Background
The prediction has a mean pLDDT of 85. This is a predicted structure of a 105-nucleotide RNA (SAM riboswitch aptamer (S box leader)) from Jeotgalibacillus proteolyticus.

RNA sequence: GUCUUAUCAAGAGAGACGGAGGGAUUGGCCCUUUGAUGUCUCAGCAACCAGCUCUAAAGGUGCACGGUGCUAAUUCCAAUGGGUAAACAGCCUAGAAGAUAAGAA
Numbered sequence: 001g002u003c004u005u006a007u008c009a010a011g012a013g014a015g016a017c018g019g020a021g022g023g024a025u026u027g028g029c030c031c032u033u034u035g036a037u038g039u040c041u042c043a044g045c046a047a048c049c050a051g052c053u054c055u056a057a058a059g060g061u062g063c064a065c066g067g068u069g070c071u072a073a074u075u076c077c078a079a080u081g082g083g084u085a086a087a088c089a090g091c092c093u094a095g096a097a098g099a100u101a102a103g104a105a
Stems, first nucleotide, its partner, number of pairs: 002104007013042005021031003025079004043071003048067002051063002054060001075097001080094005
């Protein structure tokens, strides 16, 4: 990298370094020299896996010392189809794409 399954309306930031882009892609709309993105340190959130706990038992409850992940905006919104509608508005819905986890060849 590919495939499978699950989740994506909640949650959680300070400092140091550094110096111009960043939010996957496209369009929109945002963030950013009042210092972004990134790296490091510390802190935090969550509870997917492992572990422990409760239970007769569980794919159930709880804990948070391990493995990941995450800490602007719903995955920032949309991207294809369907419904509603006067409507290419808005709203609802299925999917695609993406992200994360666990597993597989």

Its Rfam family is "SAM riboswitch aptamer (S box leader)". Rfam describes the family as follows. The SAM riboswitch is found upstream of a number of genes which code for proteins involved in methionine or cysteine biosynthesis in Gram-positive bacteria. The sequence was found by an Rfam model in a public genome assembly. The organism belongs to Jeotgalibacillus, within Bacteria.